[in-house]
RNA sequence: CUUAUCAAGAAAGGUGGAGGGAUAUGGCCCUGAGAAACCUUGGCAACCUAUUUUUAAAUAAGGUGCCAAUUCCUACCCUGAAAGGGGAUCGAUAAG
Numbered sequence: 001c002u003u004a005u006c007a008a009g010a011a012a013g014g015u016g017g018a019g020g021g022a023u024a025u026g027g028c029c030c031u032g033a034g035a036a037a038c039c040u041u042g043g044c045a046a047c048c049u050a051u052u053u054u055u056a057a058a059u060a061a062g063g064u065g066c067c068a069a070u071u072c073c074u075a076c077c078c079u080g081a082a083a084g085g086g087g088a089u090c091g092a093u094a095a096g
Base pairs, nucleotide, nucleotide: 001096002095003094004093005092006091011041012040013039014038015037019030020029021028026073027072042067043066044065047063048062049060050059051058052057053056076087077086078085079084
């Protein structure tokens, strides 16, 4: 850079000791009843991959990823009286 997906799903323990939810705007949240980070174990998922059936499913050993809240919401555009709805950008993940 290209393509696909992003409303579902899935946490305990240990170390640690104050931040975290990517960044920016405005919000709203999580957190000393213990944040980030790291480790162990477990789980989710099914992009790659493998197998079996069969061309779309099933299973999940492996390569990744993920396990608060829709990518937490929002910002820009369109629509709408408003509430709201749709799209885009940014971002994340996978494959190339």